Glycine riboswitch aptamer from Natronobacillus azotifigens, 100 nucleotides, folded computationally. Rfam family: Glycine riboswitch aptamer. Rfam links the family to the GO term glycine biosynthetic process. Model confidence (mean pLDDT): 80 of 100. The sequence was found by an Rfam model in a public genome assembly.
[in-house]
RNA sequence: AUGAAUAUUAUGGGAGAGUGUAUUUCUAUACCACCGAAGGAGCAAGUUCAUAAAAAACCAUAUGAACCAAUCUCUCAGGUAACCGAACCAUAAUAGGACG
Numbered sequence: 001a002u003g004a005a006u007a008u009u010a011u012g013g014g015a016g017a018g019u020g021u022a023u024u025u026c027u028a029u030a031c032c033a034c035c036g037a038a039g040g041a042g043c044a045a046g047u048u049c050a051u052a053a054a055a056a057a058c059c060a061u062a063u064g065a066a067c068c069a070a071u072c073u074c075u076c077a078g079g080u081a082a083c084c085g086a087a088c089c090a091u092a093a094u095a096g097g098a099c100g
Stems, first nucleotide, its partner, number of pairs: 006095008018032001020031004033080003039076001040074003046067007
């Protein structure tokens, strides 16, 4: 001195689904119907390990286990007028310090 991943903050954008019924201490409760993009959970290929057969090793086969992605799936949570929130994207700053 370049300043990646990642994390936080700020600004802007940001979908979906009943402004349902009843009660009410006035913004909640209960019930039903729905949504997926806070969060959470589940899974593929693949990788690794173990066991078995195989004369031994490697490779391959079978079984079991672990790791393993999402905008996929679930709908626990959250949400279904507005507000708030919202994955994700962009910009800026701070931390960080890969690479050169």